[in-house]
RNA sequence: CGCUUAUCAAGAGUGGGCAGAGGGAUCCGGCCCUGUGACGCCCCGGCAACCUGCCACCAUUGGGUAAGGUGCUUCAUCCGGCCUCCCGGUGCGCCGGGGGAAAGAUGAGAG
Numbered sequence: 001c002g003c004u005u006a007u008c009a010a011g012a013g014u015g016g017g018c019a020g021a022g023g024g025a026u027c028c029g030g031c032c033c034u035g036u037g038a039c040g041c042c043c044c045g046g047c048a049a050c051c052u053g054c055c056a057c058c059a060u061u062g063g064g065u066a067a068g069g070u071g072c073u074u075c076a077u078c079c080g081g082c083c084u085c086c087c088g089g090u091g092c093g094c095c096g097g098g099g100g101a102a103a104g105a106u107g108a109g110a111g
Base pairs, nucleotide, nucleotide: 001111003109004108005107006106007105008104013044015043016042017041018040022033023032024031027081028080029079030078045073046072047071050069051068052067053065054064055063077103082100083099085098086097087096088095089094
C1' cells in the first nucleotide's frame, strides 16, 4: 500500500507539558469544538476487551482477568447528502421513519 474479515447508538480527563490556528477523513449542506488554547505530539490517569498471555469451565458455544500488543478517552462514524427495499404523510415537488449500501475508523490475518 491494497485485499479479506469482525465491530462501530455503550464506555472513559475541566489532568500536566510542548506548540500556536484553525479543527471535526475527502466534497457539499448543517451542527459543534476552539487564544477560558481546539486539532496535533509526549507523560500520567481512565475506558474497553480486537489479538497474545493467564485462570476456570469444557462436546460446542460461551465466562473471567487486565500482564503484554493495539485502540479509544467533544456532539451516534456529530447529522445528512446514495437507494430497482419497506412503512406513514403529501400540495405529487417531496417530507418523515425503518432498513440497506458506499465511504471512513479500529482490530486481526495473509500478501
Predicted 3D model of a 111-nucleotide RNA (SAM riboswitch aptamer (S box leader)) from a bacterium. Its mean pLDDT, the model's own confidence on a scale to 100, is 82. Its Rfam family is "SAM riboswitch aptamer (S box leader)". Rfam describes the family as follows. The SAM riboswitch is found upstream of a number of genes which code for proteins involved in methionine or cysteine biosynthesis in Gram-positive bacteria. The SAM riboswitch acts at the level of transcription termination control. The predicted structure consists of a complex stem-loop region followed by a single stem loop terminator region. An alternative and mutually exclusive form involves bases in the 3' segment of helix 1 with those in the 5' region of helix 5 to form a structure termed the anti-terminator form. This entry represents the conserved core of the complex structure involving helices 1-4. The model forms 86% of the base pairs in the Rfam consensus.